Predicted 3D model of a 91-nucleotide RNA (THF (Tetrahydrofolate) riboswitch aptamer) from Lentihominibacter hominis. The prediction has a mean pLDDT of 87.

RNA sequence: CGUAGAGUAGGUAUUGUGCGUAAAGUGUCAUAAGAUGGGAUGUUGCUUAUGAACGAAAGCUUUGCUGCGGUGCAAUAUCGCGUCCGCUACU
Numbered sequence: 001c002g003u004a005g006a007g008u009a010g011g012u013a014u015u016g017u018g019c020g021u022a023a024a025g026u027g028u029c030a031u032a033a034g035a036u037g038g039g040a041u042g043u044u045g046c047u048u049a050u051g052a053a054c055g056a057a058a059g060c061u062u063u064g065c066u067g068c069g070g071u072g073c074a075a076u077a078u079c080g081c082g083u084c085c086g087c088u089a090c091u
Stems, first nucleotide, its partner, number of pairs: 002090004010079009019069003028052007038085005058066003
C1' cells in the first nucleotide's frame, strides 16, 4: 500500500408478560430539541416535546374468559451506518 472482517441507532418475526377497548397507544403532517459502530462528523433513518388532522371490535357460558389494536416492555433469531480515521486478521 492492498484485501477481508468485527462493531450503532434501529427494522422484521416468534414467544412471554402488560396496556387500552368508557380510546390511550400506533400511524400521518408541521415546528423545535436530543441521542446514535471505537473516535469525529452527519440525516431523507431513530427518539422526545408541542400543535393540527384522521381514526377502531367487541363478545360471552361473567367477577372470569375469548377476541380486537398496523398497542408498551423484555428475550431470542435475523437484517443493519454515508464520509474520514481507528481496531482485528491476512499480505